[in-house]
């Protein structure tokens, strides 16, 4: 840089000790009834593998990743709707996988 996905799912365990929710800012939350990190456990099935099939695909598996509060916690820009609130679509930003 390209493509796909992002309203589902996942522990009252051990350790650890004060932070955490991507960055900045704002909001709103979580947290000493124990945050992050690490271990164990779990979820899912992108890639790999196996089976099947003409193909799209489907099934199995769980090796490589990923993930386990709240929609990607909310926000930005454009458009539609509407008196407003709201709702919807696209984009941007970000995350993950594959190339």
């Nucleotide at each position: 840089c390209u493509c796909a996905u992002c309203c589902a799912g996942a522990g009252a365990g051990g350790u650890g000790g004060a932070g955490g929710g991507a960055c900045a800012c704002g909001g709103c939350c979580c947290u000493u009834a124990g945050a992050a990190g690490c271990c164990c456990g779990g979820c899912a099935a992108c890639c790999a593998g196996u089976g099947u099939g003409a193909a799209c695909g489907c099934a199995c598996c769980a090796g490589g990743u990923g993930c386990c509060a709240a929609u990607u916690c909310c926000g930005g820009c454009g458009g539609a709707u509407g008196a407003a609130a709201u709702u919807c679509c696209g984009c941007a930003a970000g995350a993950u996988g594959a190339g």